This is a predicted structure of a 60-nucleotide RNA (Fluoride riboswitch aptamer (crcB RNA motif)) from Ancylobacter dichloromethanicus. It was read from a public genome assembly, where an Rfam model found it. The coordinates come from a structure-prediction model, not an experiment, and the mean pLDDT is 79. Of the family's consensus pairs, 100% are formed in the model. Its Rfam family is "Fluoride riboswitch aptamer (crcB RNA motif)". Its family is annotated with response to fluoride and positive regulation of gene expression in the Gene Ontology.
RNA sequence: GUGCUCGAUGGGGAUGGAGUCCCCCGAAACCGCCGAGAGGCUGAUGACUCCUACCGCGCG
Numbered sequence: 001g002u003g004c005u006c007g008a009u010g011g012g013g014a015u016g017g018a019g020u021c022c023c024c025c026g027a028a029a030c031c032g033c034c035g036a037g038a039g040g041c042u043g044a045u046g047a048c049u050c051c052u053a054c055c056g057c058g059c060g
Base pairs, nucleotide, nucleotide: 010025011024012023013022016051017050018049019048020047021046032041033040034039
């Protein structure tokens, strides 16, 4: 340098972390919604629980 064969630890689920469960992916899974545009809306979850951050109300 060339040919053949085998091959994944793992990764992802619209903004952080952990546990459990579910689903998806092998260079893909994934990268929110409405609106012609301007602009607007919800949420730290895929779901549940907890922590942190953020928002609202009340009390000290």